[in-house]
Context: one part of a larger RNA
RNA sequence: UUGGGCGUAAAGGGUGCGCAGGCGGCAUAUCAAGUCUGAAGUGAAAGGUACGGGCUCAACCUGUACAGGCUUUGGAAACUGGUAUGCUCGAGGACAGGAGAGGGCGGUGGAACUCCACGUGUAGCGGUAAAAUGCGUAGAGAUGUGGAAGAACACCAGUGGCGAAGGCGGCCGCCUGGCCUGUAACUGACGCUCAGGCACGAAAGCGUGGGGAGCAAAUAGGAUUAGAUACCCUAGUAGUCCACGCCCUAAACGAUGAGGAGCAGGUGUCGGGGGUAGUACCUCGGUGCCGAAGCUAACGCAAUGACUCCUCCGCCUGGGGAGUAUGCACGCAAGUGUGAAACUC
Numbered sequence: 001u002u003g004g005g006c007g008u009a010a011a012g013g014g015u016g017c018g019c020a021g022g023c024g025g026c027a028u029a030u031c032a033a034g035u036c037u038g039a040a041g042u043g044a045a046a047g048g049u050a051c052g053g054g055c056u057c058a059a060c061c062u063g064u065a066c067a068g069g070c071u072u073u074g075g076a077a078a079c080u081g082g083u084a085u086g087c088u089c090g091a092g093g094a095c096a097g098g099a100g101a102g103g104g105c106g107g108u109g110g111a112a113c114u115c116c117a118c119g120u121g122u123a124g125c126g127g128u129a130a131a132a133u134g135c136g137u138a139g140a141g142a143u144g145u146g147g148a149a150g151a152a153c154a155c156c157a158g159u160g161g162c163g164a165a166g167g168c169g170g171c172c173g174c175c176u177g178g179c180c181u182g183u184a185a186c187u188g189a190c191g192c193u194c195a196g197g198c199a200c201g202a203a204a205g206c207g208u209g210g211g212g213a214g215c216a217a218a219u220a221g222g223a224u225u226a227g228a229u230a231c232c233c234u235a236g237u238a239g240u241c242c243a244c245g246c247c248c249u250a251a252a253c254g255a256u257g258a259g260g261a262g263c264a265g266g267u268g269u270c271g272g273g274g275g276u277a278g279u280a281c282c283u284c285g286g287u288g289c290c291g292a293a294g295c296u297a298a299c300g301c302a303a304u305g306a307c308u309c310c311u312c313c314g315c316c317u318g319g320g321g322a323g324u325a326u327g328c329a330c331g332c333a334a335g336u337g338u339g340a341a342a343c344u345c
């Protein structure tokens, strides 16, 4: 307690595309399925409800009317719907400009770390709160020159930009997606949402083959400690990287689904356009802050709404048991999706 809710109390699907479905701009004509209205039939009796009647009342008995509707038929045409024709403001699109770490592939650059070779050089280096393990007279560390390899791109860098989300950052080239602005020639409602479905989806993890500098689960050793399967130190393997194939999860967060309309201002910034001699100013699209009305349990939100409305989808219904069991589907596995109950407070 549903005539309710989903930023933080339970609750927005991780994200997109999209079939079915739901919903859908302006005008005219028409049909009459929805809708409204008239009539007829039916809706058995009992029972029910309302108003009466009869047993002194009541129970009980009884009269009349009604009851969701359904069928047939006559009509109305505003709205919904169908059909036809048209319209341009929604949507798309041609043209002209524009910004961008959007994606894929190939190439390339410098700094740094590490390693190798050689030179100089000598006793330490490293590490910590302090140490020790470790490295070093077989010459380390330091320093100079040359070389190798892998990974990541300092400054620029910005509540800057791009992307549906995950996410994306040196430079160059090729291929490629989306977006913004201006003009309004063109199409003429072609739209919105979306159960299933399909695709994408950080990190970790898995398979095969490469690669491996640094870092580093596991592991070993040194410390600390009562112990120390940790925190600190020295080493160090998977992994981190690449190709292909899987996995499909997350505090996948703005903890805020998508689309549309309306609704004070102020201030910063990014990309366009108009305008000016130059500021100013105007305008479109992003991205921040403050704040009016309004909303909110409060915190706060406030044209990027958590405001006022409309459409569609997802989801919630006390805590634990439990994201467990079971079944099913998917997966190489790890596991994932779907997802209870007993019992208990």
Stems, first nucleotide, its partner, number of pairs: 004316003007299002012313001014200004021193003025087007033080002035076008048066007090190001091187002095182004102176007109153001114148007124135002161168002205246006214240002219235004257312006265290010294301002318345003327338004
Predicted 3D model of a 345-nucleotide part of an RNA (small-subunit ribosomal RNA, central domain) from an uncultured bacterium. Model confidence (mean pLDDT): 88 of 100. Rfam family: Bacterial small subunit ribosomal RNA.